Transfer RNA from Mucinivorans hirudinis, 72 nucleotides, folded computationally.
RNA sequence: GGCUCCUUAGUUCAAGGGAUAGAACGAAGGUUUCCUAAACCUUAGAUUCGAGUUCGAGUCUCGGAGGAGCUA
Numbered sequence: 001g002g003c004u005c006c007u008u009a010g011u012u013c014a015a016g017g018g019a020u021a022g023a024a025c026g027a028a029g030g031u032u033u034c035c036u037a038a039a040c041c042u043u044a045g046a047u048u049c050g051a052g053u054u055c056g057a058g059u060c061u062c063g064g065a066g067g068a069g070c071u072a
Stems, first nucleotide, its partner, number of pairs: 001071007010025004018055001027043005048064005
């Protein structure tokens, strides 16, 4: 250099064109307790970036960035 794959919440992962993008762990607040832990309730938090297709894109297409693998 060429080819293939991956990028969603703080972390690990779902969502295979259509409802407000969800779960677990973690975080914050509350109840309880003399205090802590545990338990229970509540809350906040994300689609790598730019274009395109579509009535509608996390999902499909093209390009960029980052990462992994294969190859001369």

The organism belongs to Mucinivorans, within Bacteria. The gene name in the source record is tRNA-Arg-CCT-1-1. The sequence is in RNAcentral, with records from ENA, GtRNAdb and Rfam.